[in-house]
Context: one part of a larger RNA
């Protein structure tokens, strides 16, 4: 891991509701007793008790009333509706109470044969080195001291085996081993190592102290017991079909992943149009927009208190291109501004359509972590697959088609069957079902098939303003002058460093000069003008589609792919087709409603938590079938077999070898795929 077996809402008491049965202003016995019986038990007796038959008040008490109250106001609770006992079922409570699961707590015991420390009594430490004190001798001193040599053999001394240890490394890591092997280290006369016997025990011991050790796991050992501790937590909870079908919200909570009440679901009873959609009518209201009177904010200008600066200062002062209230003009802003003000929504009345709608009472729940998308807001950064409200949808609990793939997006709500048809979204060159469809435009970027500010003689269509056969635009030829080198400045400044001014003249035209240039001149050029040429040319703006801006990590990789250019891209219009579990057709099943009711018609039948209904099967018991069975029971294996929507039930063949079934009732150890389930097999 697979297979087989086992494996989870039970039982009792009390309460409550429903179904059903008995009796009924009553209903019912309990313990016990008696009779019968082999027993289980049955029948009778037993009225103690309990419930009901009257309530109200704290009570005295009164009573169809009573309490509060001064009240013959008012109001609360009652009266006006029958109960009670059994059986069955739903639910609650108390019990382990659906099952498994703690870490822990407490009690009584068992442990120091491991290990920690202690006590008693024993044992062990090759060899080598160093050479303390003391002592002796010699030297030396006044005497000591001191020096030298010898002797001596101290030491938690040195090197190093046994022994003890375990620092580094390698191997080992389903090992040789639940801590080892090899190598290299440390101690090795000491606070040394070690044998035997003994001691200390769990709110405890022991500890050269790590929370270490106390029998391979010690922040409190192990075993048994309290014990089925408790677990608002996790997991699991077993056959079928049918009807309905949620919630992830509000308030409260030592509450936030729990619970109570309400909301939403279901079932029963009662009410009987009260519900919902649309239209009309009438209302309440201050949102969006708008606005600036109010409350505030805010920009420019004016006017003008006050302040600042300057002058003056003896003083009334004078002045100001500074700041600035109020006021005026103009232009703005606001969730907590409004003299304005919708659409929707909400309330009511009426009409109409529809209706399993709606309301009340009662039984049973589940939910109280929601998610995304559009729209309206708050928070955040006008970030988040972010967060928090409102509103609608979808998912949740929803399959099918589309979006390459993709809960939440688009289309559409799956009762079953069909080798029939029509459509939706989306598509129709191939992968891939259907147009290489039609008409007219656009795009050249493979844009399409990812992006901004910003940039650009890309290109389409429009608007508008200029110039133009009295000749425009471009190109070419020619002119582009004089006062004058304008004045100032400056070393110089002559159109062309800078400042000021920007006139006049000759002209077809020519700036006190557009750019280059010079030290300054010079030179080139432009504006402007004539000629050549001969028809358009220039600016601004709106608009369609494109261009640049554009760098990322395994491999093209930002069309699903191939591939596509008057398209297989984009825009406008049109026709046809494909396309789903949608719709239609044919047949069938069920639920509900209605009816001229052995039948017909209509509507409906996705579904998690959950409510309700109807069934299948297993074991055992009672009755039943003058049931089946060695002429083969149960069990096992098998068949495109038969019946049933299904759980299942039959039949046949093989196997098997002794029991088993039908019908009607009854009672449960009553259905397994999951619980890191338990036991076994492989």
């Nucleotide at each position: 891991g697979c297979c087989g077996g086992c494996g989870a809402g039970u039982u009792a008491a009390u309460c409550u509701c429903a179904g059903u049965c008995g009796c009924g202003a009553g209903g019912u016995u309990a313990a016990g007793c008696a009779a019968g019986g082999a027993g289980a038990c049955u029948u009778g007796c037993g009225g103690a008790g309990c419930c009901g038959g009257a309530g109200c008040g704290a009570a005295a008490g009164c009573g169809a009333g009573u309490c509060c109250g001064a009240a013959c106001a008012g109001g609360g609770c009652g009266u006006c509706u029958a109960g009670u006992g059994g059986c069955u079922g739903g639910g609650a409570u108390u019990a382990g109470a659906c099952c498994c699961g703690a870490a822990a707590c407490c009690g009584g015991g068992u442990g120091a044969g491991c290990u920690a420390c202690c006590c008693a009594u024993g044992g062990c430490c090759a060899g080598g080195g160093u050479g303390a004190a003391g002592c002796g001798a010699g030297g030396g001193u006044a005497a000591c001291a001191c020096c030298u040599c010898g002797u001596g053999g101290a030491g938690g001394c040195c090197c190093g085996a046994a022994c003890c240890u375990g620092c580094g490394g390698u191997c080992g890591u389903u090992g040789c081993a639940a801590a080892g092997a090899c190598u290299u280290g440390g101690g090795a006369u000491g606070a040394g190592c070690u044998g035997u016997g003994g001691g200390u025990a769990g709110g405890g011991g022991u500890g050269a102290a790590a929370u270490g050790c106390c029998a391979a796991g010690c922040g409190a050992a192990c075993c048994c017991g309290g014990a089925g501790a408790u677990a608002g937590c996790u997991g699991g909870u077993u056959c079928u079909c049918c009807c309905c079908g949620a919630a992830a919200u509000g308030c409260a909570u030592u509450u936030a992943g729990g619970u109570g009440c309400a909301g939403c679901c279901u079932c029963g009873g009662c009410g009987g149009c009260u519900g919902u959609g649309u239209c009309c009518u009438g209302g309440a209201g201050g949102u969006a927009g708008g606005g600036c009177u109010c409350u505030g904010a805010c920009u420019g200008g004016g006017c003008u208190a006050g302040g600042g600066g300057g002058c003056a200062a003896g003083a009334c002062g004078c002045u100001u291109a500074c700041c600035a209230a109020a006021c005026c003009c103009a232009a703005u802003c606001a969730a907590a501004c409004c003299g304005u003000g919708a659409a929707u929504g909400c309330c009511a009345g009426g009409a109409u359509a529809u209706g399993a709608a709606c309301g009340c009472c009662g039984g049973g729940a589940g939910u109280g972590a929601g998610a995304c998308u559009g729209c309206g807001g708050g928070g955040g950064a006008u970030a988040a697959g972010c967060u928090u409200c409102g509103u609608a949808g979808u998912c949740g609990a929803g399959a099918g088609g589309g979006a390459a793939a993709c809960a939440a997006c688009c289309c559409a709500g799956a009762c079953c069957a069909c080798c029939g048809g029509c459509u939706a979204a989306g598509g129709u060159c191939c992968c891939c079902a259907a147009g290489u469809g039609c008409a007219g435009g656009c795009u050249a970027a493979g844009u399409g098939u990812g992006a901004a500010a910003g940039g650009a003689u890309g290109u389409u269509g429009g608007a508008u303003c200029g110039c133009u056969c009295a000749g425009a635009c471009a190109a070419c030829c020619a002119g582009g002058a004089g006062g004058u080198u304008g004045g100032c400045u400056u070393a110089g400044a002559a159109g062309c460093a800078g400042c000021c001014a920007c006139c006049c003249u000759u002209u077809a035209a020519a700036g006190a000069g557009u750019g280059c240039g010079u030290a300054a001149u010079a030179g080139c050029u432009c504006a402007c003008u004539g000629g050549u040429c001969g028809a358009g040319u220039g600016g601004u703006u709106c608009u369609g589609c494109g261009c640049c801006g554009a760098a990322a990590a395994u491999u093209u990789a930002c069309c699903g792919g191939g591939g596509c250019u008057c398209a297989a891209g984009c825009c406008u219009g049109c026709c046809a087709c494909c396309g789903a579990a949608g719709c239609c057709g044919u047949g069938g099943a069920g639920u509900c409603g209605c009816c001229u009711c052995u039948g017909g018609c209509g509507a409906c039948u996705g579904g998690u938590a959950g409510g309700g209904g109807a069934g299948c099967g297993u074991u055992c018991c009672g009755c039943u079938c003058a049931g089946c069975g060695g002429u083969g029971a149960a069990g096992g294996c098998g068949g495109a077999c038969c019946c049933g929507u299904g759980a299942g039930g039959g039949u046949c063949g093989c196997u098997g070898g002794a029991g088993c079934g039908u019908g009607c009732g009854g009672a449960a150890g009553u259905g397994c795929g999951a619980a890191u389930g338990c036991c076994g097999g492989c």

This is a predicted structure of a 682-nucleotide part of an RNA (large-subunit ribosomal RNA, domain II) from a Pseudomonadota bacterium.
The prediction has a mean pLDDT of 87.
Its Rfam family is "Bacterial large subunit ribosomal RNA".
The full RNA is in RNAcentral, with records from ENA.